[in-house]
Context: one part of a larger RNA
RNA sequence: CUGGGCUUAAAGGGUGCGUAGGCGGCUGCGCAAGUAAGGUGUGAAAUCCCCCGGCUUACCCGGGGAACUGCGCUUUAAACUGCAUGGCUUGAGGGCCACAGGGGUCGGAGGAACUCCAGGUGUAGCGGUGAAAUGCGUAGAUAUCUGGGGGAAGGCCGGUAGCGAAGGCGUCCGACUGGGUGGUUCCUGACGCUGAGGCACGAAAGCGUGGGGAGCAAACAGGAUUAGAUACCCUGGUAGUCCACGCCCUAAACCAUGGAUGCUAGGUGGGGGGAGGCCAAGACUUUCCCUACUGCAGUGAAAACGUUAAGCAUCCCGCCUGGGGAGUAUGGUCGCAAGGCUGAAACUC
Numbered sequence: 001c002u003g004g005g006c007u008u009a010a011a012g013g014g015u016g017c018g019u020a021g022g023c024g025g026c027u028g029c030g031c032a033a034g035u036a037a038g039g040u041g042u043g044a045a046a047u048c049c050c051c052c053g054g055c056u057u058a059c060c061c062g063g064g065g066a067a068c069u070g071c072g073c074u075u076u077a078a079a080c081u082g083c084a085u086g087g088c089u090u091g092a093g094g095g096c097c098a099c100a101g102g103g104g105u106c107g108g109a110g111g112a113a114c115u116c117c118a119g120g121u122g123u124a125g126c127g128g129u130g131a132a133a134u135g136c137g138u139a140g141a142u143a144u145c146u147g148g149g150g151g152a153a154g155g156c157c158g159g160u161a162g163c164g165a166a167g168g169c170g171u172c173c174g175a176c177u178g179g180g181u182g183g184u185u186c187c188u189g190a191c192g193c194u195g196a197g198g199c200a201c202g203a204a205a206g207c208g209u210g211g212g213g214a215g216c217a218a219a220c221a222g223g224a225u226u227a228g229a230u231a232c233c234c235u236g237g238u239a240g241u242c243c244a245c246g247c248c249c250u251a252a253a254c255c256a257u258g259g260a261u262g263c264u265a266g267g268u269g270g271g272g273g274g275a276g277g278c279c280a281a282g283a284c285u286u287u288c289c290c291u292a293c294u295g296c297a298g299u300g301a302a303a304a305c306g307u308u309a310a311g312c313a314u315c316c317c318g319c320c321u322g323g324g325g326a327g328u329a330u331g332g333u334c335g336c337a338a339g340g341c342u343g344a345a346a347c348u349c
Base pairs, nucleotide, nucleotide: 004320005319006318007303008302012317014201015200016199017198021194022193023192025088026087027086028085030083031082033081034080035077036076037075038074039073040072041071042070049065050064051063052062053061054060091191092188093187094186095184096183097182098181099180103177104176105175106174107173108172109171114150115149116148117147118146119145120144121143125136126135162169163168206247207246208245209244210243211242215241216240220236221235222234223233258316259315260314261313262312263311266294267293268292270291271290272289273288274287275286276285277284298305299304322349323348324347331342332341333340334339
């Protein structure tokens, strides 16, 4: 090695693009590196194995054989892999015609609510709770009306609805822009898959500089509760939440399920997006993509998964190896910092 695994037991990288590498469609011809067969040289002796023999036997020893599964050279084969060359179109990509969408970036506009300011009306309360109090109010609050300012978020529609690689994306309009799907089968002709390193993106919180600041609200203060109450409840309230630029790079970054390809019953007049067919047209039917539930076979420890697989196979990457110590120490590296990435051992059960 033959011969383990990764939804929930330890284990899928947060996501993508892509370098090296690994792997790679159909077909003709050639080469013969891999591969296979024959020959030949070598593979010291001893040892192991088989046979015979010598010590009374055995251990031990002597002789012979086999073996040494390897390597070199040489001849041959050409199915497979490889290499070279030619062809093909189904993989992949492109053209043309359509389509859906909260995909992204930037700019502009509008309404509801809230809060503040000014003014009018008006008077003793308001607010808050389980009950209260702190708090606000006769310097006129709350309520109500008018006008003005400001910031943030986008009600209903809204949906196991849509889009995006993931994070994520929701008022309306415009500009710029990425991806996807269907139809056609027009073009290229394997241009493909995966992807160690690498690069880019990456919620929230946090950090730097400058703005902004309505509401909310860590910290903080006060009032309650309580044995206490550094809480839950209440009144306030600063960072922050928002914008620009630059960092940080983590997450239950979850479908706790890596990517690609092929194959393997169905059902729900499922949902979303396209395109066809007809004794014209309906509760008809076909087909492609996405998405949800249910379920056969099969799989699974079970729960469950089940053509969107956790089934059957192939290729590539990542990861796991008892619990604690510990995602700690140390070294390295990245970061302004916070800290991130990489990542032990002693000891102990």
The part of an RNA shown here (small-subunit ribosomal RNA, central domain) has 349 nucleotides and comes from a metagenome. The RNAcentral record of the full RNA draws on SILVA. Its mean pLDDT, the model's own confidence on a scale to 100, is 90.